[in-house]
Context: one part of a larger RNA
């Protein structure tokens, strides 16, 4: 020295466990914020390190409900308290809520400094409390230059924004890597990404659409047509619509016309004019443009107004009378997507819940044996091991002072309710359209229709317009240039519930400790790290030791479960025996 064989030491891999993850469903909620959010700095506790919680009224305060013996979070012990006069806990409502942060009296290097004004306290202070004071917008009133009306400024009042959010949505901008076996058009992709804007959903949305000789009736999402029809350096590749079947249902408002009131202008002065006719009789403003309100209107042959003619329930009736018509007003029916709000149903605490013994093994029974029993309840977890019947729970049934949500039904509001004829008017203009360049349409300029935009031109007027894939003609359809609209549709920060041939601590989230330690000026980067025991029974006391460790005692079922604690591989390190050199 090697090799083996026992026993160790280190080491922390396997097993076995799970408090944390992951992926899916099902419901449900779905914005929060100047009444100061989000997300955060100091603070707060009997001593007080973090996390929790809370805010100088500071692990908290009130009030109502629930709930019944304890409590004083994580966190034990120890002081001190405190509770059947109802605590602690759980739910509702409130009160309070430093300081930063949109941050907003005005700075400013976040959680700091200084101030005007009003009120209060102070004998006073350059003092100390409380209230208020930012900006833009829009609306309204005051004030008011240059420059004489007037407008700009300016002020004061009111309302309202700001700023955040995981994804979903609209919209405004927008690569590239790649793919085309290279590479430009193409493609990735209108995607990654920036910005802006909404909400619980967005967005679209009631035909200037389709169809095709027949007819359909707004979005909008899902099957399907269909990888078809088409585009495509006809390459990669992109990729329709129409009909069909479904979920789901809802339709409205305005501009014009015309009539009233009002306010300018302009014209005009005893006449227009006062619904018509005819006689009276009243009268000062009437006309015509502009503006602004209200009535009327709303879509295909549709509205106004005129006349003529049919009609409708009731009342009124316009200087007077007599006829005539129009008008209003109410009823009376119909719709409602707007405001309330009853029964009811749900959420936010809660509550009742069936049935078992004995023996035997063990440290321990829930495990064997034996005999029962419940069951709308044999889903599940705990309990010293494998429990229907110990304990929480499971089926099943009950509950709400308060806040919320939902549903019908009432109530209020708000919208509808006449035809035919002829005639005159009206029905969205720098608009449709057209050149030329774009974009977007499944369609890459092509025969390129159709939508949208730039530049530049530029209509018609319902006997008119738009479209129906160049174009044209008939023919069929709708009617732009204004607006509003639930529902089906996406999501999933969040809240309850179920699942799981998902992960089991180098996995499963980066995190079962954590966005922490630590790194980086900074954007940001980004860990390691779970397991005594059934219960601490966590080793009292003696001994060696300066401790550390260590013998003994004890606990316990085991202490080679001893806190570096389940189990304990291997490499590595020893002791000690045996062979070998």
């Nucleotide at each position: 020295g090697g090799c083996u064989u026992a026993c160790g030491g280190u080491g922390g891999a396997u097993a076995c466990c799970u408090u944390g993850g992951u992926a899916u469903c099902u419901g449900g909620a779905g914005c929060c914020g100047a009444u100061g959010a989000a997300g955060g700095a100091c603070g707060u506790g009997c001593a007080a390190g973090g996390c929790u919680g809370c805010g100088a009224a500071a692990a908290g305060c009130c009030a109502c409900g629930g709930g019944g013996a304890g409590c004083u979070g994580c966190c034990a012990a120890g002081a001190a308290g405190u509770g059947u006069a109802g605590a602690u806990c759980c739910g509702u409502g409130g009160a309070u809520a430093u300081c930063c942060g949109a941050a907003u009296g005005g700075g400013u290097u976040a959680a700091c400094c200084c101030g005007g004004c009003g009120g209060u306290c102070g004998g006073g202070a350059g003092g100390g409390c409380c209230g208020u004071c930012a900006u833009c917008a829009u609306a309204u009133a005051g004030u008011g230059a240059a420059c004489a009306c007037a407008u700009a400024g300016c002020u004061a009042u009111a309302u309202g924004a700001g700023g955040g959010g995981a994804a979903c949505c609209g919209g405004g901008g927008g690569a590239a890597c790649u793919g085309a076996a290279a590479c430009a058009u193409c493609u990735u992709a209108g995607u990654a990404c920036c910005c802006c804007g909404a909400g619980g959903a967005g967005a679209a949305g009631a035909a200037a659409u389709c169809a095709a000789g027949c007819g359909a009736g707004a979005u909008u999402c899902c099957c399907u047509a269909a990888g078809u029809a088409g585009u495509g350096g006809c390459g990669a590749g992109c990729g329709a619509a129409c009909g069909g079947g479904g979920a789901a249902g809802a339709g409205c408002c305005u501009a014009a016309a015309c009539a009233c009131a009002u306010a300018c202008a302009a014209u005009g002065c005893c006449a227009a004019g006062g619904c018509u006719a005819c006689a009276g009789c009243c009268g000062u403003u009437g006309u015509u443009g502009u503006a602004u309100g209200u009535g009327g209107g709303u879509u295909u042959g549709g509205g106004a107004u005129a006349u003529a003619c049919c009609u409708g329930g009731u009342g009124c009736a316009g200087c007077u009378g007599u006829a005539g018509g129009a008008g209003c007003a109410c009823a009376a029916g119909g719709g409602u997507a707007g405001u309330u709000u009853a029964a009811c149903c749900u959420c936010u605490a809660g509550c009742c819940g069936a049935a078992u013994g004995g023996a035997c093994u063990g440290g321990g029974a829930a495990g064997u044996c034996c005999a029962g029993c419940c069951a709308u309840a044999g889903a599940g977890a705990g309990u010293a091991a494998g429990a229907g019947c110990c304990u929480c729970g499971u089926a099943g049934g009950c509950g709400a002072a308060a806040g919320g949500g939902g549903a019908a039904g009432g109530a209020c509001g708000c919208c509808c309710u006449g035809g035919u004829a002829u005639a005159u008017c009206c029905a969205g203009a720098g608009u449709a359209g057209c050149a030329c360049g774009a974009g977007a349409c499944a369609c890459g300029u092509g025969g390129a229709a159709c939508c949208u935009c730039g530049u530049g031109u530029g209509a018609a007027g319902a006997c008119g317009g738009g479209a129906g894939g160049a174009c044209c003609a008939u023919c069929u359809u709708c009617c732009a240039a204004g607006g509003c609209u639930a529902a089906a549709u996406a999501c999933u920060c969040c809240c309850a519930g179920a699942u799981a041939a998902c992960c089991g601590a180098u996995a499963g989230a980066g995190g079962a400790a954590a966005g922490u330690a630590c790194c980086g000026u900074g954007a940001g980067g980004g860990a390691a790290a779970g397991g005594u025991g059934a219960a601490a029974a966590g080793a009292a006391c003696c001994c060696c030791g300066g401790g550390a460790g260590g013998g003994g005692a004890g606990u316990g079922a085991a202490a080679u479960a001893g806190a570096a604690u389940u189990u304990g591989a291997a490499a590595c390190c020893g002791u000690a025996g045996g062979c070998c050199u």
Predicted 3D model of a 581-nucleotide part of an RNA (large-subunit ribosomal RNA, domain I) from a Halanaerobiales bacterium. The RNAcentral record of the full RNA draws on ENA. Its Rfam family is "Bacterial large subunit ribosomal RNA". Rfam links the family to the GO terms structural constituent of ribosome and ribosome. The coordinates come from a structure-prediction model, not an experiment, and the mean pLDDT is 81.